[in-house]
RNA sequence: GCCCCCAUCGUCUAGAGGCCCAGGACGGCGGCCCUUCAAGCCGCAAGCAGGGGUUCGAAUCCCCUUGGGGGCACCA
Numbered sequence: 001g002c003c004c005c006c007a008u009c010g011u012c013u014a015g016a017g018g019c020c021c022a023g024g025a026c027g028g029c030g031g032c033c034c035u036u037c038a039a040g041c042c043g044c045a046a047g048c049a050g051g052g053g054u055u056c057g058a059a060u061c062c063c064c065u066u067g068g069g070g071g072c073a074c075c076a
Stems, first nucleotide, its partner, number of pairs: 001072007010026004018056001028044005049065005
């Protein structure tokens, strides 16, 4: 230098154009229960790496950038 893969709540993850103003688990916060704690139950907050494009419609498709991983090439 070229090519490929990945990036979603604090963490792990579902997602393959409309069922997603994004769901689940753990964790956090509040409440119920309990003599107390834990467990259990109920509720709440929290996320699509950034920008642009295609489309009636994008987490999803395309391009650029950023970050991470891998392969190839060069190495006078």
A computed fold for a 76-nucleotide RNA from a Chloroflexota bacterium, annotated as transfer RNA. Rfam family: tRNA. From the family's description: Transfer RNA (tRNA) molecules are approximately 80 nucleotides in length. NCBI's taxonomy places the organism under Bacteria, Bacillati, Chloroflexota.